[in-house]
RNA sequence: AGAGUUUGAUCCUGGCUCAGAAUGAACGCUGGCGGUAUGUAUUAAGCAUGCAAGUCGAACGAAGAGUAUCUCCGCAAGGGGAUGCAACUGAGUGGCGAACGGGUGAGUAACACAUAAGUAAUCUACUUUAAAGAUUGGGAUAGCCCUAUGAAAAUAGGAUUAAUACCGAAUAUGUUUUAACCUUAUUAAGAGGUUAAAAUAAAGGCUUCGGCCGCUUUAAAAUGAGCUUGUGUUCUAUUAGCUUGUUGGUAAGGUAAUGGCUUACCAAGGCGAUGAUAGAUAGUCGGCCUGAGAGGGUGUACGGCCACAUUGGGACUGAGAUACGGCCCAGACUCCUACGGGAGGCAGCAGCUAAGAAUAUUUCGCAAUGGGCGAAAGCCUGACGAAGCAAUACCGCGUGAAUGAUGAAGGCCUGAAAGGGUUGUAAAGUUCUUUUUUUAGGGAAGAAGAAAGUGACGGUACCUAAAGAAUAAGUCCCGGCUAAUUACGUGCCAGCAGCCGCGGUAAGACGUAAGGGGCAAGCGUUAUUCGGAUUUACUGGGCGUAAAGGGUGUGUAGGUGGAUAAAGAAGUUAGAUAUGAAAUUUAUAGGCUUAACCUGUAAAAGUUAUCUAAAACCAUUUAUCUAGAGUUUAGAAGGGGAAAAUGGAAUUCUUGGUGUAGGGGUGGAAUCUGUAAAUAUCAAGAGGAACACCGAUGGCGAAGGCAAUUUUCUGGUCUAUAACUGACACUGAGGCACGAAAGCUAGGGGAGCAAACGGGAUUAGAUACCCCGGUAGUCCUAGCCGUAAACGUUGUAUACUCGAUGUCCGACCAAUGGUUGGGUGUCUAAGCUAACGUAUUAAGUAUACCGCCUGGGGAGUAUGCUCGCAAGAGUGAAACUCAAAGGAAUUGACGGGGAUCCGCACAAAUGGUGGAGCAUGUUGUUUAAUUCGAUGAUACGCGAAAAACCUUACCAGGGCUUGACAUGUAUUUGAAGUUUAUAGAAAUAUAAACGGCUUUGUAAAAAGACAGAUACACAGGUGCUGCAUGGCUGUCGUCAGCUCGUGUUGUGAAAUGUUGGGUUCAGUCUCGCAACGAGCGCAACCCUCUUUUUUUGUUGCUAACAAUUCGGUUGAGUACUCUAAAAAGACUGCCAAUUAUUUGGAGGAAGGUGGGGACGACGUCAAGUCAUCAUGGUCCUUAUGUCCUGGGCUACAAACGUGCUAUAAUGGAUGGUAUAAAGAGUUGCAAAACGGUAACGUCAAGCUAAUCUCAAAAAACCAUUCCCAGUUUGGAUUGAGGUCUGAAACUCGACCUUAUGAAACUAGAAUCAUUAGUAAUCGCAAAUCAGCAUGUUGCGGUGAAUACGUUCUCGGAUCUUGUACAUACCGCCCGUCAAAUCCCCUAAAAUGAAUUUUAUUGAAGACAUUGUACUAACUCGAAAGAGAGGAAUGUGUUUAGGUAGGGUUCGCUAAGGGGGGUUAAGUCGAAACAAGGUUGUCGUACCGGAAGGUGCGGCAG
Repeated sequence: AGAGUUUGAUCCUGGCUCAGAAUGAACGCUGGCGGUAUGUAUUAAGCAUGCAAGUCGAACGAAGAGUAUCUCCGCAAGGGGAUGCAACUGAGUGGCGAACGGGUGAGUAACACAUAAGUAAUCUACUUUAAAGAUUGGGAUAGCCCUAUGAAAAUAGGAUUAAUACCGAAUAUGUUUUAACCUUAUUAAGAGGUUAAAAUAAAGGCUUCGGCCGCUUUAAAAUGAGCUUGUGUUCUAUUAGCUUGUUGGUAAGGUAAUGGCUUACCAAGGCGAUGAUAGAUAGUCGGCCUGAGAGGGUGUACGGCCACAUUGGGACUGAGAUACGGCCCAGACUCCUACGGGAGGCAGCAGCUAAGAAUAUUUCGCAAUGGGCGAAAGCCUGACGAAGCAAUACCGCGUGAAUGAUGAAGGCCUGAAAGGGUUGUAAAGUUCUUUUUUUAGGGAAGAAGAAAGUGACGGUACCUAAAGAAUAAGUCCCGGCUAAUUACGUGCCAGCAGCCGCGGUAAGACGUAAGGGGCAAGCGUUAUUCGGAUUUACUGGGCGUAAAGGGUGUGUAGGUGGAUAAAGAAGUUAGAUAUGAAAUUUAUAGGCUUAACCUGUAAAAGUUAUCUAAAACCAUUUAUCUAGAGUUUAGAAGGGGAAAAUGGAAUUCUUGGUGUAGGGGUGGAAUCUGUAAAUAUCAAGAGGAACACCGAUGGCGAAGGCAAUUUUCUGGUCUAUAACUGACACUGAGGCACGAAAGCUAGGGGAGCAAACGGGAUUAGAUACCCCGGUAGUCCUAGCCGUAAACGUUGUAUACUCGAUGUCCGACCAAUGGUUGGGUGUCUAAGCUAACGUAUUAAGUAUACCGCCUGGGGAGUAUGCUCGCAAGAGUGAAACUCAAAGGAAUUGACGGGGAUCCGCACAAAUGGUGGAGCAUGUUGUUUAAUUCGAUGAUACGCGAAAAACCUUACCAGGGCUUGACAUGUAUUUGAAGUUUAUAGAAAUAUAAACGGCUUUGUAAAAAGACAGAUACACAGGUGCUGCAUGGCUGUCGUCAGCUCGUGUUGUGAAAUGUUGGGUUCAGUCUCGCAACGAGCGCAACCCUCUUUUUUUGUUGCUAACAAUUCGGUUGAGUACUCUAAAAAGACUGCCAAUUAUUUGGAGGAAGGUGGGGACGACGUCAAGUCAUCAUGGUCCUUAUGUCCUGGGCUACAAACGUGCUAUAAUGGAUGGUAUAAAGAGUUGCAAAACGGUAACGUCAAGCUAAUCUCAAAAAACCAUUCCCAGUUUGGAUUGAGGUCUGAAACUCGACCUUAUGAAACUAGAAUCAUUAGUAAUCGCAAAUCAGCAUGUUGCGGUGAAUACGUUCUCGGAUCUUGUACAUACCGCCCGUCAAAUCCCCUAAAAUGAAUUUUAUUGAAGACAUUGUACUAACUCGAAAGAGAGGAAUGUGUUUAGGUAGGGUUCGCUAAGGGGGGUUAAGUCGAAACAAGGUUGUCGUACCGGAAGGUGCGGCAG
């Protein structure tokens, strides 16, 4: 610091996702040690048990036990009594403490907290300092004891007793109150002092007799607390009004103290868009996490403050509480009970139950630190110090080190094998060490202020010795992001996945293994926070087209604001002082072996407060100015607005005339209209609406918008000149006004047009487009509505910043123009912009203010509220869902877009196919099998240039298993081989006979070749995958295209070149040009045909000569034809115009590529072929291999393709006559002759071919005949008889003879080929082949017609345009309906909680009051008694709660209803994207299964 993901690719916008850090975490797998921290986040749910607050005998009395002395009784043991002692015990009175410490975060949006102040409005036990004092009396009471009640808890009565408990009187340094006065401060409320009067205190205990500890009053300090104030502190406006003790005053009460804190009276205030009130959520801060920072998130542990203690209320005591381990009352819950009544409160420490993904021991000790009490010793202390549990976090250590290559074995990968690679110095082995571990020994600090004593942790940390590599490694990942790959298995299955996405038979993405990478006692996942995210933008974003400028103005609050001078100093700046607790953080230093951790020092931390200073800027005040703004004067233009009046053209209607058969309408028609006289035409009249020409790129207005003419009223703008006012300005949340069309209400009006509606067409349908009609409406008046693509998709105002050229309205001048001011357009520089574009009318550079945006969908929907007569408008979510949606530009492709051009593409012409019969191929069907493949063009007389067996791959049956075929090894047998017989369909099996290889060797034998057997490696497969492949091929297309290098342009994809003007068959050539060159294609080079020359001269040829059997036959010749080699020739070279080129011409055998062929660019179609061949993978292995016989590939209802033959007279038949080219031939071609009607047969010459043979060419031509008919056309089909090939002709060959003689009389829609030696027509040959062409491939003979032309059809090329397409129009895509699923809304009704209100009831307590009864202290009294006072009781007020009812808010359940999203292959259409086939779209209204259609007005996207 970035990365992935929208596209074919690009740039941008924009979301989603990832890499980082963190956590009081949890889960999965795994787990050696130590240190330091942390550990119920859920149920403020409920709790068994134990402990967590006591202490003081030096405040007090009594009792008990102990002990000492004395005494009594008793033999003794022992018992009783009295007095004393002390550091004993539990209970009580009394004092202090219990308000601290410890827990929790429910409530609380508040002076609760933070920070800074105030308290002249206050209190403060214990502690410290200072001053003064403590005199004298009194009456009770608990305990103990007795009586009584009760189950208990406890309670009542009587008697008796003490105090530092309680009470009276005295005294008053003082204090308080009242009154008067003096000094002094403040804006004010005070402070100090003097005088007078009144009120007001006390307690003792211990003692070593020194004193100490207490007590009372006062002043001060310290500490702690109360109250008040400024500022800060979450979300919602779909919460906008709230408030009656409410706001203030006077008086009184109350409090420690101010105060409506409370009460009475008076006034009517107070708060609020700077967000009151209401609702939701939440303890708060120091801090913590993250971040570069600014910020964002958070409030566990530690520390400060607050609140709470089972829920609610209440007071008492006290210095302090409205009191966690106190009291009273009420509610809920739990427990005890004798049923009468009682007891309890773990959000203290442990622990239990429940809940939950989840969070520990019913431990040790007061040794340390701290707290309470005490004079002290001491006691108490679950605070605290420690240990235990948990990898929960952070930090540290270890699991060994060195050496060790036969690179061991094994695994995995690779290879046909041999082998290689990797795991891997890794292991083993050798040497060494001992952190850790175990055992043994030693053994702390923590303990303090002079000494002694005191250790839970703990025999712990630490040290020493010994033993022994010994006790110790996992987890996640390996497609990209992101470090790290192979094999096997699986086969859109199982599964993975953070995003993009993997998996459909060769998965680096699933699972396993091997290997590798990361981190490591942990690793990974999940959850959450910040970051990345400049993706809420203060730092630091935007709004023409991506989301986003309000429809327009006016103007309130607010924000901002011209020049000069001065003042003070609120902002601002600087300094000082105080404070911002500590811890934390940062820096530095130190202590634990290091680190985490701990400690010292420093720094840092703020919108802080106060004081002082400065005076530029901003604000304020004062005084002034004129440049902004405005006013006056003189002119100017204008569809600016409102009202009234007037006008002509046109449509329609009415009346009348002329006139006669149609008119109207359309793509074509029809509905409609017309002989009852239309249309047309003339005249007259009626009525409503709109204003041609001028007219425009023009004018005016804030926008919407405004157009005949005239008049009246009226708003704004501009120019010129001088004068005046003197900042009066800009913007503008709310508010107010205006606001097209449609629509609404009421009343008019209604010619034309025209939603809806009716009819006619079109159509598969046509709720549309087209036509004929037609109602609301359109018009006017008065009101409402308040929206539009209300758009320049561009808020308003001001300033500044190159030019060119139009135009409107002014002014001036030296006037076809120039200068200047205000508008309105176009082009363009810089700049800006993602690009397109914009560019003084900014989208540039700046300032001020307002509005708005934050991924797509859901949705401008739901709900609530406001407005509206309604339609609806304004405001305006969420759940859920997707990884995109989008902008601009690029290259293609496409268009029922445009331009140009080409092609037998159309047209023109000729002949066909489609109809018939047959041949052949295919589909389908059939079959045991009808083997397989090819299937739009680009399959279908195709693979197949030959299926009777074979071929053959298929079927049935019969056989074989190292095999029909190849190589090798081992053992073994035999030459190889030939013939015969038997069985069998054959393959094959059995038997017999013959045969006797080569080399070495005396022989036996060995070796070799060949053949067989056995065993093993292996063979074999026309089995599958052409979507794993090579090679080959088809097609676009013989179309003219396809690219590259360098340069240049652009952010880039890309462009340029290759476009443009011409031209060509051609990206062929040329000119121009930011391009210059080049490559693959085109063309040419190659073959062939056409002309000529040279050479050659047999088997070819024959002009001349000679011979002749008259046949180039022979001699002869090499002229000619021909043969087959080499040359020549044609190049727009020449002429005219001309750049190229084209047109014409000359010459020429041939003229503009001379004809034909071969030759096929980059690529497209996952095109075809695994069955030509080759080949990866996979499958079969006594069979999917192989051999044999027979069958099948030849089937036959039907359909299609390609052909042949025909339908006849341009013909058939018969006879005669003439003329080719190119081929083939020894397993062959076969002459001649003879036989047969013929196919053919017999015999056989010649020929390995310019020699011989096939071989006859046929159409043509010449005769004769037929005479238009199913025929003398046509030949299918069938009978009979033959020929040939071949082991074999039944299934299933060809041919011959004879007989038979089918359909068919020129062919519907549709469709094919062909532009010259072509079509058409005629025959010949060859390959395959034993035999078998109507097919195929070649060859020649005869030999036409037509092309005006490019409108249309098809295909193609180039340029351009639009695009929502890129699998590229066979594209994309919209809505209803149907199905599944998820989410939301609504809803009769029922129900829970909170809150509020009304009525009623009302505990404890407090306050007020109180008849009767009761009463130690004080007063009066001798006493009795009375009084004061007290307590209790009653009543009233207030009041928690209860009961009944209403309102509001939130939630839950819900029949039914509505909407939306999502879901490979459902239905109906075809709305959008191209002119999307009716341009689209916005607002509105009506209509329709649905997309949608139509009307009105607007927009160009």
This is a predicted structure of a 1501-nucleotide RNA (small-subunit ribosomal RNA) from Bullacta caurina. It matches the Rfam family "Bacterial small subunit ribosomal RNA". The source organism's lineage runs through Eukaryota, Metazoa, Eumetazoa, Lophotrochozoa and Bullacta. Its mean pLDDT, the model's own confidence on a scale to 100, is 83.